A computed fold for a 114-nucleotide RNA, annotated as FMN riboswitch aptamer (RFN element). The sequence was found by an Rfam model in a public genome assembly.
[in-house]
RNA sequence: CGAUGUCUUCAGGGCAGGGUGAAAUUCCCGAUUGGCGGUACAGUCCGCGAGCGCAAGCACGAACCGGUGGAACUCCGGUACCAACAGUGACAGUCUGGAUGAAAGAAGAUCUCG
Numbered sequence: 001c002g003a004u005g006u007c008u009u010c011a012g013g014g015c016a017g018g019g020u021g022a023a024a025u026u027c028c029c030g031a032u033u034g035g036c037g038g039u040a041c042a043g044u045c046c047g048c049g050a051g052c053g054c055a056a057g058c059a060c061g062a063a064c065c066g067g068u069g070g071a072a073c074u075c076c077g078g079u080a081c082c083a084a085c086a087g088u089g090a091c092a093g094u095c096u097g098g099a100u101g102a103a104a105g106a107a108g109a110u111c112u113c114g
Stems, first nucleotide, its partner, number of pairs: 001114003005110006017029003031094002033083002035048004043081002051058002063079005085097003
C1' cells in the first nucleotide's frame, strides 16, 4: 500500500414580504432549498439511497441555448424545469409526523492475509 472481517463516529436543506378567504408557510404573486458515488466541479447525464412489502418484488421527478476548453447535458452567461408517504380549518419540495429512525456513503480504529 492492497484485500478481507469486526467495531466506532459522522452522514438533508428550504416560503422573507404580499394577495384572496371564515380558514392557506398548502391556492395566487413572490421567496427559497438541492443527499451519496462516478465523470472537467452535476437537484435535471450514468448509477445509488430515502418510500411500501415477511419476502419475491413494487414505486421512484426534472434541461435546453450560447460561450470557454483537448475534454463540461457538470464550469461561465441566459432562460426553464423537478421534488415520496401520512396529516391538515384549504390542494404542501419548504409546515407537522413516522424520524432521538433508517440509509447510499465518508472518515477512523483494529484482526488476518498478501
Record summary
The coordinates come from a structure-prediction model, not an experiment, and the mean pLDDT is 85.